This is a predicted structure of an 85-nucleotide RNA (c-di-GMP-I riboswitch aptamer).
RNA sequence: UUUUGAAAAAGGCAAAUCUAUCGAAAGGUAGAGACGCAAAGCUACGAGUCUAAAGUGGAAACACUAUGACAGUCGGGUUGCCAAA
Numbered sequence: 001u002u003u004u005g006a007a008a009a010a011g012g013c014a015a016a017u018c019u020a021u022c023g024a025a026a027g028g029u030a031g032a033g034a035c036g037c038a039a040a041g042c043u044a045c046g047a048g049u050c051u052a053a054a055g056u057g058g059a060a061a062c063a064c065u066a067u068g069a070c071a072g073u074c075g076g077g078u079u080g081c082c083a084a085a
Base pairs, nucleotide, nucleotide: 002085003084004083005082012037013036017032018031019030020029021028022027035072041078042077043076045075046074047073048070049069050068055064056063057062
């Protein structure tokens, strides 16, 4: 440096749910909690998914729409621990 994650060890992250809080919502943050994870670190670049406050249409119901989100949906980019070969 490359490949791999069978065994071992040092450690790491934390789904659902609950509480508090921010937000129109989706969702975020903090604490509790562990379903899982070898990038479940970072990045909305491509695809995808969620929401629809404002806006547009409408008599209304509602429809459309991201400038809002999701990295634990799949790719891409980028950084990295331990071990084996």